Transfer RNA from a Gemmatimonadota bacterium, 76 nucleotides, folded computationally. Its Rfam family is "tRNA". Gene Ontology term of the family: triplet codon-amino acid adaptor activity. By type it is a transfer RNA.
RNA sequence: UGGGGUGUAGCUUAGUUGGCAGAGCGCCUGACUGUUAAUCAGGAGGUCGCUGGUUCGAAUCCAGCCGCCCCAGCCA
Numbered sequence: 001u002g003g004g005g006u007g008u009a010g011c012u013u014a015g016u017u018g019g020c021a022g023a024g025c026g027c028c029u030g031a032c033u034g035u036u037a038a039u040c041a042g043g044a045g046g047u048c049g050c051u052g053g054u055u056c057g058a059a060u061c062c063a064g065c066c067g068c069c070c071c072a073g074c075c076a
Base pairs, nucleotide, nucleotide: 001072002071003070004069005068006067007066010025011024012023013022019056027043028042029041030040031039049065050064051063052062053061
């Protein structure tokens, strides 16, 4: 430098034809228990990497940029 993949909650991640942003684990509160753990109930937590575009409407489509991973190449 070129090609491919990837980016969504603290972590791992789902998201169908573009139409209300979800789950598990973790965290907080409560119940239960002699206590802890486990279990049960409830809750908090999101710039869907960034900017712009298309659209009535974008996590999803398009363009550019950024981070990470892989492959190839160039220079030393």